[in-house]
Molecule: transfer RNA
Organism: Candidatus Nanohalobium sp.
RNA sequence: GAGCCUGUAGCUCAGCUGGACAGAGCACGAGGUUCCUAACCUCGGGGUCGAGGGUUCAAAUCCCUCCAGGCUCG
Numbered sequence: 001g002a003g004c005c006u007g008u009a010g011c012u013c014a015g016c017u018g019g020a021c022a023g024a025g026c027a028c029g030a031g032g033u034u035c036c037u038a039a040c041c042u043c044g045g046g047g048u049c050g051a052g053g054g055u056u057c058a059a060a061u062c063c064c065u066c067c068a069g070g071c072u073c074g
Stems, first nucleotide, its partner, number of pairs: 001073007010026004019057001028044005050066005
């Protein structure tokens, strides 16, 4: 330098055939239970979906550029 893949909550990821308030598990907070802790049960907070632009009535999802990480080739 070229090609491919990945980037969504604190962490690991799902959603990528465009349309339901953007989700799950773990973690975190509160309550219940318990002599206390753990476990278990209930409830809750937390995201402008890597950045910018475009297409569209509508974009996490399609297109373009860039950024970061990984793999391969030279």